[in-house]
Molecule: transfer RNA
Organism: Candidatus Taylorbacteria bacterium CG11_big_fil_rev_8_21_14_0_20_46_11
């Protein structure tokens, strides 16, 4: 330099173009306990950035950006 893949709560993983973006774990509160652990109930928290297509974009398209793989 060229080609390809990936980017979603702190972490990990979902979501056929259409409901308030869902689960696990972590964190917070409560129950339970003599106190903890385990267990139970509830809560907070996310679509890399900028545009485009569309009635509607996490999803499709372009550019940028970050990471990874291959070729040279």
């Nucleotide at each position: 330099g060229c080609u390809c893949c990936u980017g979603u709560c702190g972490u990990u993983c979902a979501a056929u173009g259409g409901a308030u973006a869902g689960g696990a774990u972590a964190c917070c509160u409560c129950c339970c306990u003599c106190c903890g652990a385990a267990g139970g109930a509830g809560g907070u928290g996310a679509u890399g950035c900028u545009g485009g297509u569309u009635c509607g974009a996490u999803u499709c398209c372009a550019g940028c950006u970050a990471g990874g793989a291959g070729c040279a």